[in-house]
RNA sequence: GGCCUAAUCCCGCGUGUCGCGGGAACCGGGGACCCGUCUUCAUGGGGUGAAUCGGGCGUUCCUGCACGUCGGACCGCUCGUAGGAGACCUUCCUACUCCGAACCCGUCAGCUAACCCGGUCGGCCUCAGGGAAGGA
Numbered sequence: 001g002g003c004c005u006a007a008u009c010c011c012g013c014g015u016g017u018c019g020c021g022g023g024a025a026c027c028g029g030g031g032a033c034c035c036g037u038c039u040u041c042a043u044g045g046g047g048u049g050a051a052u053c054g055g056g057c058g059u060u061c062c063u064g065c066a067c068g069u070c071g072g073a074c075c076g077c078u079c080g081u082a083g084g085a086g087a088c089c090u091u092c093c094u095a096c097u098c099c100g101a102a103c104c105c106g107u108c109a110g111c112u113a114a115c116c117c118g119g120u121c122g123g124c125c126u127c128a129g130g131g132a133a134g135g136a
Base pairs, nucleotide, nucleotide: 001125002124003123004122008024009023010022011021012020013019014018025120026119027118028117029116030115035110044108045105046104047103048102053080054079055078056077057076058075060073061072062071083099084098085097086096088135089134090133091132092131093130094129
């Protein structure tokens, strides 16, 4: 100086790579009429997020006489994939390189005005392709 992300800025008091409080901005959840849905099946249901959905192989578990088969669930490996990111900004085209996770609520939540309640972490990079239109 820049990138992902809502995760930034300002003020005050502390003191220090941070804590507390307040404000702005951004983000998320709950919550009427109307509308929508009556979808709980052996393994509930729901939320944040781009992170879903499949094929193959494998472990474990679920059915209660046992074993096996079928079916199903989680997880591991692998191949794809909905979708997502990449340097002035937005949109479009094209190329290349990546991501396609993780966590939370706790039996419960459709949408939802008023209203109510929260979050502002963390992780990276070193010249970051080309074209078009409009901006700055």
c-di-AMP riboswitch aptamer (ydaO/yuaA leader) from uncultured Streptantibioticus sp., 136 nucleotides, folded computationally. Taxonomically the source falls in Streptantibioticus (Bacteria, Bacillati, Actinomycetota, Actinomycetes). Its Rfam family is "c-di-AMP riboswitch aptamer (ydaO/yuaA leader)". Rfam's curators write: This family represents a conserved RNA structure found upstream of the ydaO and yuaA genes in Bacillus subtilis and related genes in other bacteria. The sequence is in RNAcentral, with records from MGnify.